This is a predicted structure of a 72-nucleotide RNA (transfer RNA) from a bacterium. It matches the Rfam family "tRNA". Rfam links the family to the GO term triplet codon-amino acid adaptor activity. The family's RNA type in Rfam is transfer RNA. The sequence was found in a public genome assembly.
RNA sequence: GGGCGGUUAGCUCAGUGGUAGAGCGUUCCGUUCACAUCGGAAAGGUCAGAAGUUCGAUCCUUCUACCGCCCA
Numbered sequence: 001g002g003g004c005g006g007u008u009a010g011c012u013c014a015g016u017g018g019u020a021g022a023g024c025g026u027u028c029c030g031u032u033c034a035c036a037u038c039g040g041a042a043a044g045g046u047c048a049g050a051a052g053u054u055c056g057a058u059c060c061u062u063c064u065a066c067c068g069c070c071c072a
Stems, first nucleotide, its partner, number of pairs: 001071007010024004018055001026042005048064005
């Protein structure tokens, strides 16, 4: 330098055009003499950044940044 993949909650990841979710974690409540387990609830996201297409974009297109793999 070229090609491919990835970037979504604190962590690991779903979601492929129509109001953003799960597990774990955190906080609170119940249960217990107490802790753990278990049950319930809540908080937590400018969906890496910008532009474009569309009535509507996490999703499609282009550019940029970062990470990984392959080729040279």